A computed fold for a 71-nucleotide RNA from a Patescibacteria group bacterium, annotated as transfer RNA.
The sequence is in RNAcentral, with records from ENA.
Its Rfam family is "tRNA". Gene Ontology term of the family: triplet codon-amino acid adaptor activity.

[in-house]
């Protein structure tokens, strides 16, 4: 410098245009003499800027980070 991948919740994977799922961890009840289990409920996420589209996580460009591969 240049080719190709990959970027979703604290983390660890899911959604092939049409309300962003879980599972673990974190809150809170409940169980218990009391902790640990467990059962219920609850916050939290699409790397950042355009673009195509009625409608983007998805599709395209660019930047940003990380792998890898050539020189």
């Nucleotide at each position: 410098g240049g080719g190709c991948c990959u970027a979703u919740a604290a983390u660890u994977u899911a959604a092939u245009g049409g309300u962003a799922a879980a599972a673990u961890a974190c809150c809170g009840c409940a169980u218990u003499c009391g902790c640990a289990u467990u059962g219920c409920g609850g916050a939290g996420a699409u790397g950042g800027c355009a673009g195509u589209u009625c409608g983007a996580u998805u599709c395209u460009g660019c930047c940003u980070a990380g792998g890898u591969c050539c020189a």